[in-house]
Molecule: SAM riboswitch aptamer (S box leader)
Organism: Hellea sp.
RNA sequence: AUCUCAUCAAGACCGACGGAGGGACAGGCCCUAUGAAGUUGGAGCAACCUUGUUUUCAAACAGUUGGUGCUAAAUCCUGCGGUUAAGACCGAAAGAUGAUAA
Numbered sequence: 001a002u003c004u005c006a007u008c009a010a011g012a013c014c015g016a017c018g019g020a021g022g023g024a025c026a027g028g029c030c031c032u033a034u035g036a037a038g039u040u041g042g043a044g045c046a047a048c049c050u051u052g053u054u055u056u057c058a059a060a061c062a063g064u065u066g067g068u069g070c071u072a073a074a075u076c077c078u079g080c081g082g083u084u085a086a087g088a089c090c091g092a093a094a095g096a097u098g099a100u101a102a
Stems, first nucleotide, its partner, number of pairs: 002101001004099005013042005021031003025079004043071003048067002050063005075094001080091004
C1' cells in the first nucleotide's frame, strides 16, 4: 500500500525546544512571528479494541489498568449524482480512525 465492516454536526490544552509554514488533494475560506510544521513533558477527551454486569446472543448499561485514536472551524465548506425557483436536503466518491484478513 491492499480486503471487509463500523463511525465521522458531540467532546477535550498548557509548557519546553524549534523558527515558517499548516488545515489530505484542487478551488475557496481560514489558522499562523500574540509563533506554523515537527520533536518532547505533562494534562485532558472519547470509548473502536478491551474490562465488568445483564442477556432474548443481538445488544444495553457501567468503567478506564492496558492497545490505538483524538484535543481550531461539521471530515472547515465545495468537488460526483439526484430533488429544488432559491436557500437547502439526500445519496455516493474521496479522506480519517478503529477492528479484521491475507